[in-house]
Context: one part of a larger RNA
RNA sequence: CCCUCGUUAAGGAACUAGGCAAGCUGACCCCGUAACUUCGGGAGAAGGGGUGCCUCGGAAGGGGGAGGCUGACACGCCGAACUCAACCGAGGUCGCAGUGACAGGGCUCGAGCGACUGUUUAACAAAAACACAGGUCUCUGCUAAGUCGAAAGACGCAGUAUAGGGGCUGACGCCUGCCCAACGCCAGAAGGUUAAAGGGAGCGGUUCGGCCGCAAGGCCAAAGCUGCGAACUGAAGCCCUGGUGAGUGGCGGCCGUAACUAUAACGGUCCUAAGGUAGCGAAAUUCCUUGUCGGGUAAGUUCCGACCUGCACGAAUGGCGUAACGACUUGAGCGCUGUCUCAACGAGAGACUCG
Numbered sequence: 001c002c003c004u005c006g007u008u009a010a011g012g013a014a015c016u017a018g019g020c021a022a023g024c025u026g027a028c029c030c031c032g033u034a035a036c037u038u039c040g041g042g043a044g045a046a047g048g049g050g051u052g053c054c055u056c057g058g059a060a061g062g063g064g065g066a067g068g069c070u071g072a073c074a075c076g077c078c079g080a081a082c083u084c085a086a087c088c089g090a091g092g093u094c095g096c097a098g099u100g101a102c103a104g105g106g107c108u109c110g111a112g113c114g115a116c117u118g119u120u121u122a123a124c125a126a127a128a129a130c131a132c133a134g135g136u137c138u139c140u141g142c143u144a145a146g147u148c149g150a151a152a153g154a155c156g157c158a159g160u161a162u163a164g165g166g167g168c169u170g171a172c173g174c175c176u177g178c179c180c181a182a183c184g185c186c187a188g189a190a191g192g193u194u195a196a197a198g199g200g201a202g203c204g205g206u207u208c209g210g211c212c213g214c215a216a217g218g219c220c221a222a223a224g225c226u227g228c229g230a231a232c233u234g235a236a237g238c239c240c241u242g243g244u245g246a247g248u249g250g251c252g253g254c255c256g257u258a259a260c261u262a263u264a265a266c267g268g269u270c271c272u273a274a275g276g277u278a279g280c281g282a283a284a285u286u287c288c289u290u291g292u293c294g295g296g297u298a299a300g301u302u303c304c305g306a307c308c309u310g311c312a313c314g315a316a317u318g319g320c321g322u323a324a325c326g327a328c329u330u331g332a333g334c335g336c337u338g339u340c341u342c343a344a345c346g347a348g349a350g351a352c353u354c355g
Base pairs, nucleotide, nucleotide: 001350003348004347005346006345007344008343010341011340014339019336027051028050029049030048031047036041038171052093053092054091055090056089057088058087061084062083063082067078068077069076094098106334107333108332109331110330111329112328113326114325118130119129134169135168136167137166138165139164140163146155147154148153172321173320174319175318177251178250179249182248183247184244185243186242187241188240191239192238193237197233198232202228203227204226205225206224209220210219211218212217252270253269254268255267256266279313280310291307292306293305294304295303
């Protein structure tokens, strides 16, 4: 010096990103216990007191059975001596200390998030993430939908819409606004468009044959074979007509106006499918920003309460509340302490020296 422990004057968080770590508390009995609340809780709230041993007194109950009662018996009942004794009370007594060791909650107040118990990144993350009961939408009538599998087959299910699959939300309370123009989905079938296929007008290739030619060759061209192929017929889909938001999503700008000023209930205008309702709001969201005011502190970029100028909250990608719960996050306080002022001493194991 390093590690693991122990003790410490005075102070007591001044340490630090942060009381991290350590310490305080701790068992049992008694007293006592607030806001709030879903009336269950909160609660071991908080905060107090007691605890050894000896003597005496009381005492539930147990053992014990002299003796007795009732009875045909069995059984049942009462019960003295003696004895054990929880527990209660009084007096006394010793120590610094009586749950004398060990084991064995620190507490309170405010806020955020998530209702809760649970689950998770085996080996850097336990959480506000996942799940959850509850809510809602949607599919599915049974050989169900859906899933696995070339298939057979199986699961779903030895179930049957109070069932099963999928999506979103996430207890509970109060609620969940406007927009169907776009995208998606559902419904519709009049019209437009439209595939294969059908259809075959028409056109072509080939050459029996015909014609011309002295010949080479040229022209025309049936049947067959074969290539192309118009009109017309022709489904879903798309176009179209409607619906649908707890479907994907979206939810404006400028100008003016009141007898102080300021502001604008009001008016005008442009655009839109419609222009953000309730509630909340510098927020896990606020850039400017340490916004402004109030509280707490001697002093507060954090915290709490307000304001609203919401860069860029907002209603099941749910909004706002909420008792209880949380090894969650954040602010404050009491208690307590070597975290610190500021270090000291001690114990053990190393390092180091010798062997």

A computed fold for a 355-nucleotide part of an RNA from a sediment metagenome, annotated as large-subunit ribosomal RNA, domain IV. Its mean pLDDT, the model's own confidence on a scale to 100, is 87. The RNAcentral record of the full RNA draws on SILVA. Rfam family: Bacterial large subunit ribosomal RNA. Gene Ontology terms of the family: ribosome and structural constituent of ribosome.